[in-house]
Predicted 3D model of a 93-nucleotide RNA (c-di-GMP-I riboswitch aptamer) from Rhodopirellula sp. SM50. Rfam family: c-di-GMP-I riboswitch aptamer. Its family is annotated with cyclic-di-GMP binding in the Gene Ontology. The organism belongs to Rhodopirellula, within Bacteria.
RNA sequence: CCCUCGAAACGGCAAACCACGUGCAAACGUGGGACGCAAAGUCAUGGGUCCGGCCAGCUUCGCUCGAAGCGUUCGGAUCGCCAGACCACCGAA
Numbered sequence: 001c002c003c004u005c006g007a008a009a010c011g012g013c014a015a016a017c018c019a020c021g022u023g024c025a026a027a028c029g030u031g032g033g034a035c036g037c038a039a040a041g042u043c044a045u046g047g048g049u050c051c052g053g054c055c056a057g058c059u060u061c062g063c064u065c066g067a068a069g070c071g072u073u074c075g076g077a078u079c080g081c082c083a084g085a086c087c088a089c090c091g092a093a
Stems, first nucleotide, its partner, number of pairs: 005091002012037002017032006035080001041086003045083003048078006055071001057070005
């Protein structure tokens, strides 16, 4: 010095909730507030979850045209759900 790792210190971030604002919504911004976090730093790339719109199809109910659920597809949210990519502070065992 690097990798693994995460003791200590300097510090950092900030869940729920509250206020105000933005958005149809999921959710987000600012301030307060701390449940937690060693990448809770950045990126929606893959999967998951959630929201809004649309519509083949399936199921159920009612009973002929509707409702609900699943699903298709489009757009969005979440990196504090998981994986991946990039970058990074400190240094005990």